[in-house]
Context: one part of a larger RNA
RNA sequence: GAUUGAACGCUGGCGGCGUGCUUAACACAUGCAAGUCGCACGCGAAAGGGGGCAACCCCGAGUAGAGUGGCGGACGGGUGCGUAACGCGUAGGAAUCUACCUCGUAGUGGGGGACAACCUAGGGAAACUUAGGCUAAUACCGCAUACGAUCUACGGAUGAAAGCAGGGGAUCGCAAGACCUUGCGCUAUGAGAUGAGCCUGCGUCCGAUUAGCUAGUUGGUGAGGUAAAGGCUCACCAAGGCAACGAUCGGUAGCUGGUCUGAGAGGACGGCCAGCCACACUGGGACUGAGACACGGCCCAGACUCCUACGGGAGGCAGCAGUGGGGAAUCUUGGACAAUGGGGGCAACCCUGAUCCAGCGACGCCGCGUGGGUGAAGAAGGCCUUCGGGUUGUAAAGCCCUUUCGGCCGGGACAAAAAUGGCGGAGCGAAUAACUCCGUCCUUGAUGGUACCGGAAGAAGAAGCACCGGCUAACUCUGUGCCAGCAGCCGCGGUAAUACAGAGGGUGCAAGCGUUAAUC
Repeated sequence: GAUUGAACGCUGGCGGCGUGCUUAACACAUGCAAGUCGCACGCGAAAGGGGGCAACCCCGAGUAGAGUGGCGGACGGGUGCGUAACGCGUAGGAAUCUACCUCGUAGUGGGGGACAACCUAGGGAAACUUAGGCUAAUACCGCAUACGAUCUACGGAUGAAAGCAGGGGAUCGCAAGACCUUGCGCUAUGAGAUGAGCCUGCGUCCGAUUAGCUAGUUGGUGAGGUAAAGGCUCACCAAGGCAACGAUCGGUAGCUGGUCUGAGAGGACGGCCAGCCACACUGGGACUGAGACACGGCCCAGACUCCUACGGGAGGCAGCAGUGGGGAAUCUUGGACAAUGGGGGCAACCCUGAUCCAGCGACGCCGCGUGGGUGAAGAAGGCCUUCGGGUUGUAAAGCCCUUUCGGCCGGGACAAAAAUGGCGGAGCGAAUAACUCCGUCCUUGAUGGUACCGGAAGAAGAAGCACCGGCUAACUCUGUGCCAGCAGCCGCGGUAAUACAGAGGGUGCAAGCGUUAAUC
C1' cells in the first nucleotide's frame, strides 16, 4: 500500500446492489418449514335452514372428516462435528442398478380369501390398546396365456397385469350394461435419457523429540453374500503385505471452482455463490422403498428436558423467525405464492420459511447531496504581533439565483403470458363427446401507490474524523516542569516543549475517519 463475514472509539443526510453467530455441532418456550389425490376404494357427520302434532323427512352434502390405497416425504433447506481418506480434484476403467420421463415391441383373460374404517364389548390417568363381528378397492393371492425375459443337462422348465374417467350412432339386453371410442393408468421386455454404486493412475498440511507396522493381516482354492468386482464374509492352504520415495503413530483440517495479495514466481485463505463429501441430541441397528441405513420415519441403549393417577409415557431448531447462554461481535417470532422452481392431481387447485419481496445494521462497494454566483468597509469577534500590522478571509453579512436529495400534493408502471375458461378451425374417432394442436378473446401483482413522471414552497433539513518533531503533507501561542502525559520506530517532557494538554491556524481523507486484529 492492498485486503476483511470484522470489532472498538468519535461522528452520521439519501439511494442502489450485496452482505450479516468467524465463539457453545451449547440448551431451546412458541408459531410455521411436506404434503397431495374422491378420475384407486368403502364409510360418512354437524351447525344452520325448511316441513311435520310427533316419530321423523328434505336441504346442508355424498360436503367436512378420519380410514384403506397411490405418489411424494432419499428433493429442496441447514451445518462443518468427524474425516489426511479414492474424501476431494483430475484423467480413466468394468463387474452394476435406475421410480417418474422419452421411443419401440407384446399384452391387459378369468377367479379367490382377507384387513382397516365402521359396529359391539372391554383395559388405561394418559400415550394408546385388546377381543368379537361386517365390508370395498388400482390393497393381497392363486389360475390361464408368454413376442420378448430368466434358468437350462438344449429335451425343457419358470414367471405378469388393474382398472378409472368422458362420450355415444347402429345392434343386443327387462335393467344394470354389453359393445364401440377417447384419455389417464397397469404388466412384460428392449433401447435412451437422467441419477447413483464400485475400481484405478496422479495430486492433496505439520511433526523422526513418532522407526518399525500388520493376523482377515497379504495371496490362493472353494463357498456365501451384494444390483455389482472384491477378504466384503467364512472354511481350508500358503507366508505373505507396507515402510527412510517416511509406513505406523501424534497434531491440525471438510475438499474444489475460486478469493486476497503480488510485476510475476509464489504466499495466505476456502465466508457469500456453485460442485462434491460428511452429519442431524450421543452411540448402535435394521425396516420400507427404484433410491435411505433416512434432519422435521422406526427400534434399542445413554445423557438431558417435560407430563404422570408412580403403573407408565412424550421430545430432539446444524430448517425460517425467535429465546437463554457463550462472546469484542452478527438481524424480523414480517408479506406473498404474483414470478421462477419443486411435490401431488386429468384438471380446477392445494402445499411450499425453497424462492421472490419487505424490515434491521455505514458491515462492504458504488452513486448523490449538504448549495451556486457576486460580494473589501478586507466588518465584528478570535488568534498572533517587532504594536506598524498580520491572519482567520470572499470566508461571513448583504445582493442575485438554483431546488438534486429529503418533507408535502397529484399521476403511476415493466416484471404476465402462459395454464384454465369462452369462440372458431385442424387431427384422432362411428361421433356435432372427450383429448391433442393452431388462432382469437377474457382473467391473475406479495413487492406497492414502490420505481418513475409532474407540481407548489423554501438555502431552506444535512460534516465530521485523524493528524501537524523526523519517517510524513501540515506551526505558532499559552499551560505544565522527567510531573501530568505521548509513543508505530527513532524518541519527547527536569522553566523559552513546532513531540504532553488547550487554543488559533494548517494538512489529509470525507458520510465517514481513526484504532485494534489478521493476510500478502